[in-house]
Molecule: transfer RNA
Organism: Dunaliella salina
RNA sequence: GCGGAAGUAACUCAAUUGGUAGAGUGACAGCCUUCCAAGCUGUAGGUUGCGGGUUCGAGUCCCGUCCUCCGCU
Numbered sequence: 001g002c003g004g005a006a007g008u009a010a011c012u013c014a015a016u017u018g019g020u021a022g023a024g025u026g027a028c029a030g031c032c033u034u035c036c037a038a039g040c041u042g043u044a045g046g047u048u049g050c051g052g053g054u055u056c057g058a059g060u061c062c063c064g065u066c067c068u069c070c071g072c073u
Stems, first nucleotide, its partner, number of pairs: 001072005007066001010025004019056001027043005049065005
């Protein structure tokens, strides 16, 4: 230098050929318990790496860019 894969909640990961972004763990609160743990219920938490474009509508499609990994030279 070229090609491929990945980047989404604090962490691990989903999201069906473009239609209003969710789960588990964790955090917080409540219930339960003499107390703790466990269990049950609820709540909060997101510029979908970043910047543009297309579209009525983009995590998804297109372009550029950054970072990580793999391969080739």